[in-house]
About this RNA
Transfer RNA from a Candidatus Micrarchaeota archaeon, 74 nucleotides, folded computationally. Rfam family: tRNA. Rfam classes the family as a transfer RNA. Rfam describes the family as follows. Transfer RNA (tRNA) molecules are approximately 80 nucleotides in length. Gene Ontology term of the family: triplet codon-amino acid adaptor activity. It was read from a public genome assembly. The organism belongs to Microcaldota, within Archaea. The coordinates come from a structure-prediction model, not an experiment, and the mean pLDDT is 82.
RNA sequence: GGGCUCGUAGCUCAGCUUGGUAGAGCGGCUGGCUCUUAACCAGUAGGCCGUGGGUCCGAAUCCCACCGAGCCCG
Numbered sequence: 001g002g003g004c005u006c007g008u009a010g011c012u013c014a015g016c017u018u019g020g021u022a023g024a025g026c027g028g029c030u031g032g033c034u035c036u037u038a039a040c041c042a043g044u045a046g047g048c049c050g051u052g053g054g055u056c057c058g059a060a061u062c063c064c065a066c067c068g069a070g071c072c073c074g
Base pairs, nucleotide, nucleotide: 001073002072003071004070005069006068007067010026011025012024013023020057028044029043030042031041032040050066051065052064053063054062
C1' cells in the first nucleotide's frame, strides 16, 4: 500500500440479506418471598445504532468518505 470481517444498552450479542415502532440474555434499580443473603417471582430505568455526508416520504439497515479493532496478502 491492497483485500476481508467487525463497531447496536454497563457486558455478551441479535436485528442489516428483504429500508417502515430498536430487542434478548446477564447486570443495575424498586417491590414481593426469606430471620438474613443467595435463588425464585413481579415491575422498572438505560442506546440520536463508531463519525460525517448522500439517496429516499422514511436509513441501525442502501451508497460514499473517514475513525477504531482483528485477520490475510504484498